[in-house]
C1' cells in the first nucleotide's frame, strides 16, 4: 500500500447472487400454568439494515466514497 471477506434488533445470524411489506433462534416484557421458582404454552414490544452520495418508479440488495474489524500478500 494493494486484494479479498465482514458491518441487518440487545446477542448470534439469514435475507443481497436475480432490486418490490425487514426476518429466525436467543434475550427482554407481559398472561396462562405451578404453593413458590424453574421448565412449557399463548401474546407484545424492539431496526434512521456501518457513514456519505449516485442510479431508479422504488435500494439491506445495483455503483462509488469514507469508517472499522478481519484474512492474504510485500
Nucleotide at each position: 500500500g494493494c486484494g479479498c471477506c465482514g458491518u441487518u434488533a440487545g446477542c448470534u445470524c439469514a435475507g443481497c447472487c436475480u432490486g418490490g411489506u425487514a426476518g429466525a433462534g436467543c434475550a427482554g416484557c407481559u398472561g396462562a400454568u405451578u404453593c413458590u421458582u424453574a421448565a412449557u404454552c399463548a401474546g407484545c414490544g424492539g431496526g434512521u439494515c456501518g457513514u456519505g452520495g449516485g442510479u431508479u418508479c422504488g435500494a439491506a440488495u445495483c455503483c462509488c466514497u469514507c469508517a472499522c474489524g478481519g484474512c492474504g500478500u510485500a
Background
Predicted 3D model of a 74-nucleotide RNA (transfer RNA) from Planctomycetes bacterium RBG_16_59_8. Its Rfam family is "tRNA". By type it is a transfer RNA. NCBI's taxonomy places the organism under Bacteria, Pseudomonadati, Planctomycetota. The coordinates come from a structure-prediction model, not an experiment, and the mean pLDDT is 83. The sequence is in RNAcentral, with records from ENA.